This is a predicted structure of a 347-nucleotide part of an RNA (small-subunit ribosomal RNA, central domain) from an uncultured bacterium. The full RNA is in RNAcentral, with records from ENA. Model confidence (mean pLDDT): 84 of 100. It matches the Rfam family "Bacterial small subunit ribosomal RNA".
Context: one part of a larger RNA
RNA sequence: CUGGGCGUAAAGGGCGCGCAGGCUGUGCUGCAAGUCAGCUGUUAAAUGUCUGGGCUUAACCCGGGGUCAUCCUGGAUACUGGGUCUCUUGAGGACAGGAGAGGAAAGGGGAAUUCCUAGUGUAGCGGUGAAAUGCGUAGAUAUUAGGAGGAACACCAGUGGCGAAGGCGCCUUUCUGGCCUGAUCCUGACGCUGAGGAGCGAAAGCCAGGGGAGCGAACGGGAUUAGAUACCCCGGUAGUCCUGGCUGUAAACGAUGGAUACUAGGUGUGGGGAUAUAGAUGCAUUCGUGCCGGAGUUAACGCGAUAAGCAUUCCGCCUGGGGAGUACGGUCGCAAGAUUGAAACUC
Numbered sequence: 001c002u003g004g005g006c007g008u009a010a011a012g013g014g015c016g017c018g019c020a021g022g023c024u025g026u027g028c029u030g031c032a033a034g035u036c037a038g039c040u041g042u043u044a045a046a047u048g049u050c051u052g053g054g055c056u057u058a059a060c061c062c063g064g065g066g067u068c069a070u071c072c073u074g075g076a077u078a079c080u081g082g083g084u085c086u087c088u089u090g091a092g093g094a095c096a097g098g099a100g101a102g103g104a105a106a107g108g109g110g111a112a113u114u115c116c117u118a119g120u121g122u123a124g125c126g127g128u129g130a131a132a133u134g135c136g137u138a139g140a141u142a143u144u145a146g147g148a149g150g151a152a153c154a155c156c157a158g159u160g161g162c163g164a165a166g167g168c169g170c171c172u173u174u175c176u177g178g179c180c181u182g183a184u185c186c187u188g189a190c191g192c193u194g195a196g197g198a199g200c201g202a203a204a205g206c207c208a209g210g211g212g213a214g215c216g217a218a219c220g221g222g223a224u225u226a227g228a229u230a231c232c233c234c235g236g237u238a239g240u241c242c243u244g245g246c247u248g249u250a251a252a253c254g255a256u257g258g259a260u261a262c263u264a265g266g267u268g269u270g271g272g273g274a275u276a277u278a279g280a281u282g283c284a285u286u287c288g289u290g291c292c293g294g295a296g297u298u299a300a301c302g303c304g305a306u307a308a309g310c311a312u313u314c315c316g317c318c319u320g321g322g323g324a325g326u327a328c329g330g331u332c333g334c335a336a337g338a339u340u341g342a343a344a345c346u347c
Base pairs, nucleotide, nucleotide: 003319004318005317006316007301008300012315014200015199017197021193022192023191025087027085029083031081033080034079035076036075038073041071049065050064051063052062053061054060090190091187092186093185094184095182096181097180098179102176103175104174105173106172107171108170109153114148115147116146117145118144119143120142124135125134161168162167205246206245207244208243209242210241214240215239219235220234221233222232257314258313259312260311262309265292266291267290268289269288270287271286272285275282276281296303297302320347321346322345329340330339331338332337
């Protein structure tokens, strides 16, 4: 390489968009590039292969047969292809409804923590396994009233919802993306995937300017301990928050790439729909989201219409462990680092 694989053994790209490329519905027609039958020549010999023979055998040598791409010629038209026409099931659009923490911005709200001011009030408070550091007679803790400020939104809340993923949860408004349902109408294959590319991308981190209540790396102190650079306690700076820019990684997980078609059931739940019913509810309805389970599959565990079943198609990736996601080089980055990614050696 061929092949075999990728939930847990090595292996699905963090996620979508999308150029090229690959793959791609129905019917008619014509072309004949691919494809296939035939003919002629060509395809040097040797080698290789089959068969027969010669050296005592074999290697080796010799004869014969067959094979081979390409090209020429001319025929076939099922399939692929490209051309004209056509259809409506795939895809999209129009119309009428619907649910939602989907996104962005602006405005508003209450509870709680902390701090400040004032009142009441007096000796403790706090913290722990027990303590101490700490706070407090300069009046703390507790309690009442008022104020400031920042961050997060209890209950509702639900293997509930929405989003491609990351993720999204107080209320209102504005702008805005996607999805679902219904009945007809319209376009007429406009589709799927997607190397590169460009975009989005938790937390931490970085740059500039704000902000800073609580929490809290680092750091200081108190304990514990043989020690305690920890676990526990008292403090506390970056950070956490906002705006703009960068970083581009995660157990970015369903450890399961996308699309399409097919293949028993049962049960819960969310959004629609039709119909029956007074209603509860029922249903050969549909789109999500869970559990159990059959066939099948799997090394087993398990998966089982939300497949890890049965197939097609496109992309990504794997090829013994360590060395190593390291070195070197390239690209990107302010840096941290990211990305691409070996070998010697060793078992």